[in-house]
RNA sequence: CGGGAAAAUUAGAUGUCCGCUGUCCCCAAGGGGCAGAGGAAAGUCCGGACACCACAGGGCGGGAUACUUCCUAACGGGAAGCUGCAGCAAUGCAGAGCCAGCUCCACAGAAACAAACCGCCAGGCGUGCUCCUUUUUGGUUGUAGUUGAGAGACCACAGCUUUUUUGAUCGCCAGGCAAGGGUGAAAUGGUGGUGUAAGAGACCACCGGAAGCUUUGGUGACAGAGCUUGCCGGGAAAGCCUUAUCCGGUGCAAUGCCAAAUAGGGAAGCCAGGAAGCGCUGCCCGCGCGGUUACGGCUUCCGGGUAGGCAGCUUGAAUCCGUCCGUGAGGACGGAUCCAGAGGAAUGGACAUCAGCCAGGGCGCAAGCCCGGCCACAGAAUCCGGCUUAUUAUUUUCCCGUGGC
Numbered sequence: 001c002g003g004g005a006a007a008a009u010u011a012g013a014u015g016u017c018c019g020c021u022g023u024c025c026c027c028a029a030g031g032g033g034c035a036g037a038g039g040a041a042a043g044u045c046c047g048g049a050c051a052c053c054a055c056a057g058g059g060c061g062g063g064a065u066a067c068u069u070c071c072u073a074a075c076g077g078g079a080a081g082c083u084g085c086a087g088c089a090a091u092g093c094a095g096a097g098c099c100a101g102c103u104c105c106a107c108a109g110a111a112a113c114a115a116a117c118c119g120c121c122a123g124g125c126g127u128g129c130u131c132c133u134u135u136u137u138g139g140u141u142g143u144a145g146u147u148g149a150g151a152g153a154c155c156a157c158a159g160c161u162u163u164u165u166u167g168a169u170c171g172c173c174a175g176g177c178a179a180g181g182g183u184g185a186a187a188u189g190g191u192g193g194u195g196u197a198a199g200a201g202a203c204c205a206c207c208g209g210a211a212g213c214u215u216u217g218g219u220g221a222c223a224g225a226g227c228u229u230g231c232c233g234g235g236a237a238a239g240c241c242u243u244a245u246c247c248g249g250u251g252c253a254a255u256g257c258c259a260a261a262u263a264g265g266g267a268a269g270c271c272a273g274g275a276a277g278c279g280c281u282g283c284c285c286g287c288g289c290g291g292u293u294a295c296g297g298c299u300u301c302c303g304g305g306u307a308g309g310c311a312g313c314u315u316g317a318a319u320c321c322g323u324c325c326g327u328g329a330g331g332a333c334g335g336a337u338c339c340a341g342a343g344g345a346a347u348g349g350a351c352a353u354c355a356g357c358c359a360g361g362g363c364g365c366a367a368g369c370c371c372g373g374c375c376a377c378a379g380a381a382u383c384c385g386g387c388u389u390a391u392u393a394u395u396u397u398c399c400c401g402u403g404g405c
Stems, first nucleotide, its partner, number of pairs: 001401009012354007020036007038377001042388002045386005050251004062247005067081005082095005096242002101240002103236003117181002119177003123173004129167001138161006145154003189207006208232002210229008255311004265302007277289004318337008356374003360371004
């Protein structure tokens, strides 16, 4: 310098002006002080606190998790390890059980579970061929010979045919084998030999693995060593399932309190002996309306709910600093601090300066300077612990390669 790996930090600062929310003060018209989003406030995936409901205890069913040890209030989270896989490495990813049972395995292939397409092999049957015997043959054709007057008889050779034997080939039947070929992601460990009709861990030697036993180290997962056994028939459990552990439900719109108007509910009372209220009329009387099917009208009180308000609400597994324990996650002790609390929902906008970054433009030998640009993702809603996802800038450590001293 180039390429990678893993962590950590940061998320702008200050000032002026105009606004918003909370709180305190002066005080009642306004004014002032202080505080005011995040590392993810997000997704709502997991775990808890808290609240209400349900609940003797247990089981079935359902869900989640799954190497070991530890951390924690708890977790499906985290730390340190183990094994396997990937990578030259730094490092990353994964994790119970398919010899308890069942099920599934695309395409291709004969067969995806116990299979036989091609192939190899002994046996049986069959067609034609070949060979052997012409020893006993049989039949038939031709030729030659002997005999006979002739018909014919006898005999030799050659060919064909029948039967039997041998050999290889082909076809069929019923079998053996799994060595080889071929298909596939996957087809029963590999090499060599013995053996066999042909073969095969059927047997043997070596190599690779598995299981069991013993032993050493480790809390453990596991690792090392030794011995024995031919034990060596695949994959899928985010298939059913098995084993172990954990889990009651709903959620701050939980829950509690205060409490209008209107309309219902209940109780008491008043009104045909004329109520309340209204008008003549400022008051009393009087008159009129109310006023009539009282299943109506009116007054007072009570009670529940709604609107609305208050609490829950932010002091908490809190934050920061220090010491000690632990490899670490984390824990113990001491000190300091109080750090949004809205709720139709505040936390905003503008300008200036200074930071940070830039693959841009200009100047300069250079250090650097000037101009310009960029400055993310996003946004509390009961509160915590995690995970995941989005995203800005920087730093540190480590690995590999190349070059120079």
Annotation
This is a predicted structure of a 405-nucleotide RNA (Bacterial RNase P class A) from Candidatus Syntrophosphaera sp. It matches the Rfam family "Bacterial RNase P class A". About the family: Ribonuclease P (RNase P) is a ubiquitous endoribonuclease, found in archaea, bacteria and eukarya as well as chloroplasts and mitochondria. It is recorded under the gene name rnpB. The prediction has a mean pLDDT of 77. The organism belongs to Candidatus Syntrophosphaera, within Bacteria.